[in-house]
RNA sequence: GGGGAUGUAACUCAGCGGGAGAGUGCUACACUGGCAGUGUAGAAGUCGAGGGUUCAAAUCCCUUCAUCUCCACCA
Numbered sequence: 001g002g003g004g005a006u007g008u009a010a011c012u013c014a015g016c017g018g019g020a021g022a023g024u025g026c027u028a029c030a031c032u033g034g035c036a037g038u039g040u041a042g043a044a045g046u047c048g049a050g051g052g053u054u055c056a057a058a059u060c061c062c063u064u065c066a067u068c069u070c071c072a073c074c075a
Base pairs, nucleotide, nucleotide: 001071002070003069004068005067006066007065010024011023012022013021018055026042027041028040029039030038031037048064049063050062051061052060
């Protein structure tokens, strides 16, 4: 320098044009003498960033950043 993959809640991930979600974690309440555990309810997101297409973009296109990986080049 070139190719590919991944980037979504605190963490692990799903969702691939029309509702942003699950598990774990966190908070409150109930059960318990207490902890743990279970149940119920709740909070938490500029979907890496910028631009474009579209009536509508996490999703499609372009650019870019980060991480991983393969190839090439120099020594």